Transfer RNA from a Flavobacteriales bacterium, 72 nucleotides, folded computationally.

RNA sequence: GGGAAUGUGGCUCAGUGGUAGAGCAGCUGUUUGUUAAGCAGCCGGUCGAAGGUUCGAUCCCUUCCAUUCCCU
Numbered sequence: 001g002g003g004a005a006u007g008u009g010g011c012u013c014a015g016u017g018g019u020a021g022a023g024c025a026g027c028u029g030u031u032u033g034u035u036a037a038g039c040a041g042c043c044g045g046u047c048g049a050a051g052g053u054u055c056g057a058u059c060c061c062u063u064c065c066a067u068u069c070c071c072u
Stems, first nucleotide, its partner, number of pairs: 001071007010024004018055001026042005048064005
């Protein structure tokens, strides 16, 4: 230099155009002789950035950024 993949709560990941979810973690309560486990509830995300298409974009298109892989 050329090509490709990935980017979504603190972490790991779902979500193929119609109000963003799960598990773990955290907090509160409950249970237990205690911790842990269990149970109930809560908290936490301008979906990497900017623009475009659309009535409507996490999703489609363009550019950029970051990480990873392949080729030279």
Background: It matches the Rfam family "tRNA". Rfam classes the family as a transfer RNA. Rfam's curators write: Transfer RNA (tRNA) molecules are approximately 80 nucleotides in length. Model confidence (mean pLDDT): 80 of 100.